The prediction has a mean pLDDT of 87.
Predicted 3D model of a 350-nucleotide part of an RNA (small-subunit ribosomal RNA, central domain) from an uncultured prokaryote.
The RNAcentral record of the full RNA draws on ENA.
Context: one part of a larger RNA
RNA sequence: CUGGGCGUAAAGCGCGCGUAGGUGGUUUGAUAAGUUGGAUGUGAAAUCCCCGGGCUUAACCUGGGUCGGUCAUUCAAAACUGCCUAGAUAGAGUACGAUAGAGGGGGUUAGAAUUUCAUGUGUAGCGGUGAAAUGCGUAGAGAUCUGUAGGAAUAUCAGUGGCGAAGGCGGCCCCCUGGACUGAUACUGACGCUGAGGUGCGAAAGCGUGGGGAGCAAACAGGAUUAGAUACCCUGGUAGUCCACGCCGUAAACGAUGUCAACUAGAUGCAGGGGGUGUUGAUCCCCUCUGUGUCGCAGCUAACGCAUUAAGUUGACCGCCUGGGGAGUACGGUCGCAAGAUUAAAACUC
Numbered sequence: 001c002u003g004g005g006c007g008u009a010a011a012g013c014g015c016g017c018g019u020a021g022g023u024g025g026u027u028u029g030a031u032a033a034g035u036u037g038g039a040u041g042u043g044a045a046a047u048c049c050c051c052g053g054g055c056u057u058a059a060c061c062u063g064g065g066u067c068g069g070u071c072a073u074u075c076a077a078a079a080c081u082g083c084c085u086a087g088a089u090a091g092a093g094u095a096c097g098a099u100a101g102a103g104g105g106g107g108u109u110a111g112a113a114u115u116u117c118a119u120g121u122g123u124a125g126c127g128g129u130g131a132a133a134u135g136c137g138u139a140g141a142g143a144u145c146u147g148u149a150g151g152a153a154u155a156u157c158a159g160u161g162g163c164g165a166a167g168g169c170g171g172c173c174c175c176c177u178g179g180a181c182u183g184a185u186a187c188u189g190a191c192g193c194u195g196a197g198g199u200g201c202g203a204a205a206g207c208g209u210g211g212g213g214a215g216c217a218a219a220c221a222g223g224a225u226u227a228g229a230u231a232c233c234c235u236g237g238u239a240g241u242c243c244a245c246g247c248c249g250u251a252a253a254c255g256a257u258g259u260c261a262a263c264u265a266g267a268u269g270c271a272g273g274g275g276g277u278g279u280u281g282a283u284c285c286c287c288u289c290u291g292u293g294u295c296g297c298a299g300c301u302a303a304c305g306c307a308u309u310a311a312g313u314u315g316a317c318c319g320c321c322u323g324g325g326g327a328g329u330a331c332g333g334u335c336g337c338a339a340g341a342u343u344a345a346a347a348c349u350c
Stems, first nucleotide, its partner, number of pairs: 004321003007304002012318001014201004021194003026087002029084001031082001033081002035077007042069001049065006091191001092188004096183002099180001103177005109171001110154001115149001117147002120144002125136002162169002206247006215241002220236004258317006266295011299306002323350003332343004
């Protein structure tokens, strides 16, 4: 360089935005860089290849011919690509009106429950387990009533329901704010797609500073179990979990399935819009757009399975894989307070 691949065998970056680059819908005219054809020049000889000749043959020598180009110059063609030009509106976007939503940030506030504390009533147990014990309790526990403090989380509604690019998001109310969908018109006029580097977001745990601390709970202590028990079970319990600001940048970050676009039988749910028949209205029925499920044909697949939300048929662009182990390790670089992250081998071995 070429090839074959990436749901489960090795392989889709955790997810966006976006630079360079790659790539790009429709019509007119122009150009001639790419492209196509012709001509001229040149591509030394030897070698290679083809047809002959000469040494007894061969190697070898020798005659003739063919071949060989992202080549140069020039003439021509104008379909396709490019560049230039002028338009159009089907892609993309803007304006306007409705709609749904745990989308994001900030601030109030509510009720249930656990726990603490203070009383009242009241008496001997409570708690816990397979069974126990540690533990709590006559200094009055547990139970029950009233009050109080504080933190965290929001039962029911709740749903293969909704929203978000992903991570993720759930009481009520207010403020600020992003996106989606739909309807009918108007406008811009290819402004698009992808995206190496780059940049932003990114669960949990962890880290720094300062708060907070009810419940839960690594570590730790004790009690059991056991041959032992650095565990599973029980009683306690500190970091942490919560808040603010700043780091970390990883997960089975999963649909183990990159993004965008086009096309390709049906059946049946759910959610949000729009329209129609019909109706007092609701319900119901039909059509349609968007999202989200289940089944299923063709096709694909090693099979499992996927199947208009493709793993089908194609196109554009990026990422990644190339036997197992060594190893996602060493060394070096970059980043980080650290933990470590990222980039990433080889010897050797089967």